Source information:
Model confidence (mean pLDDT): 82 of 100. The RNA shown here (transfer RNA) has 72 nucleotides and comes from Penicilliopsis zonata CBS 506.65. Its Rfam family is "tRNA". By type it is a transfer RNA. Its family is annotated with triplet codon-amino acid adaptor activity in the Gene Ontology. The sequence is in RNAcentral, with records from ENA and Rfam.
């Protein structure tokens, strides 16, 4: 240097153009003498950054940033 992969909520993953979800965790209620477990419920995301295609983009494409891996 080159090739592919991967970046989405504190963590860990989903979502193959058409309201961005699940579980972990957190917080608030319930239940209990307390606790945990168990139930209901709510916070939390400019989806890695910049453009582009599109009526609509996490997604398609172009560029960058980092991270694996593989090859010289």
């Nucleotide at each position: 240097g080159c090739u592919g992969c991967c970046g989405u909520a504190g963590c860990g993953c989903a979502a193959u153009g058409g309201u961005a979800g699940c579980g972990c965790g957190u917080g608030a209620g319930g239940c209990u003498u307390c606790g945990g477990u168990c139930c209901u419920c709510a916070a939390g995301g400019u989806u890695g950054c910049g453009g582009g295609u599109u009526c609509a983009a996490a997604u398609c494409c172009c560029g960058u940033c980092g991270g694996c891996a593989g090859u010289u």